[in-house]
């Protein structure tokens, strides 16, 4: 000095003028109105709406089917499909990165073509052997070649007619211990000639999670109106008890009940007799207030944990708009680049990404400027 890989912080400061929203405070005033004074006022992603919650309702909320999501272990968290460590596996010379990481002996499915055979799978060439009319035919083999992403373990030694785990070390693979780890697993030993390829991000199996809808949720006020409309269902029964004109009304318990709700579907539970559900008619029109910002919030130490994080103790309060406020201007410094100079400095000109809260945190994933460090790798100097 270059490269590269990893994270970290900022995201321009100050004045003055002059606007714009929220809030306290006086005050004056006829009211969300003037007037001052005083505090705050758009980000790391506010964006994507892909994930998970807080809140509202449905609803007083269970059970099971189907249906969806996750998918190596063990932590963290309010919960995720997040996040940390670790472990298996790929990729890189390396710092590092990714992970699509349960099950293929529980079924089914699919591996075009080529090839001789693609999983209950084989014999195209070669190679030995025997017989021959020298053209072949019979047997044997899967070590050697082909053909393919993959071809019934590799590599090597022996043996064989030529070969094969046929025999034998080594690694592979099973099964059975020992150690280490909380575990995924790792690592030793020993016994067996031993091994039904791959793909589940194919359908499946298995473990574990999972109501819906969503702030345009939803609560109250204001202000109008028209419902003797039609239609379909209909339902009560029983026990006590209290009046009674004895015909009957009431009360309460129970069992039942047409129809409605509870994302599909059954159970079940829930409303329910001046009920209930469809049809049709009319009335409110884009009216007001609250949801709407004190938070699973932030910032600092101590503790404890390899970390994610958690306890603990101080402090801090940091937008709340409503068709949408959070700004414009000039001026100085600060950052970055060009150019010039006397290359301590100075002068000049330009530049300055990505991009605005709308109910709110936790992730995640895109777009983007500048600086700062650790590391790793190459080149050259000493």
């Nucleotide at each position: 000095g270059a490269a590269g890989c990893u994270g970290c912080a900022c995201g321009g400061a100050u004045g003055a003028c002059c606007g714009c929203g929220c809030u306290u405070c006086g005050u004056c005033u006829u009211u969300u109105g003037g007037c001052g004074g005083g505090g705050g006022g758009a980000g790391g992603a506010a964006a994507g709406u892909c994930c998970g919650a807080g809140c509202u309702c449905c609803a007083c909320a269970g059970g099971g089917c189907a249906g969806g999501g996750u998918g190596g272990u063990c932590g963290c968290u309010a919960a995720c499909g997040g996040c940390g460590a670790c472990u298996g596996g790929g990729g890189g010379u390396g710092a590092c990165c990714c992970u699509a990481a349960g099950g293929a002996a529980a079924g089914u499915g699919c591996c075009a073509c080529a090839g001789a055979a693609a999983a209950u799978a084989a014999a195209c060439c070669g190679c030995c052997c025997g017989c021959c009319u020298c053209g072949g035919c019979g047997g044997g083999u899967a070590a050697g070649g082909g053909u393919g992403a993959a071809a019934c373990g590799g590599c090597g030694a022996g043996g064989u007619a030529a070969g094969a785990g046929c025999u034998c070390a080594c690694c592979g693979c099973u099964u059975c211990g020992g150690u280490g780890g909380c575990g995924a697993c790792a690592u030793c030993g020993a016994a067996g000639g031993c091994a039904g390829g791959g793909c589940a991000a194919a359908c499946c199996c298995c473990a574990c999670c999972c109501g819906g809808a969503g702030c345009a949720a939803g609560a109250c006020c204001a202000a109008a109106u028209a419902g003797a409309g039609a239609c379909a269902c209909a339902a009560g029964a029983a026990g006590c008890u209290g009046g009674u004109u004895c015909g009957c009304c009431g009360g309460u318990u129970u069992c039942g009940a047409a129809g409605g709700g509870c994302g599909g579907c059954c159970c079940g539970c829930c409303c329910a007799a001046g009920g209930u559900g469809u049809c049709c008619g009319g009335g409110u029109u884009c009216g007001g207030u609250c949801g709407c910002u004190a938070g699973a919030a932030c910032c600092c130490g101590a503790u404890g944990g390899c970390a994610a994080c958690a306890u603990c103790g101080g402090g801090u309060c940091c937008a709340g708009a409503g068709a949408a406020a959070u700004g414009g201007u000039c001026a100085u410094c600060a950052c970055c680049c060009c150019g010039g100079u006397u290359u301590u400095g100075c002068c000049g000109g330009g530049g300055a990404a990505c991009a605005g809260a709308a109910c709110u945190c936790g992730g995640c994933u895109u777009a983007u400027g500048u600086g700062c460090a650790a590391c790793u790798u190459c080149a050259g100097c000493u």
Molecule: Bacterial RNase P class A
Organism: Nitrospirota bacterium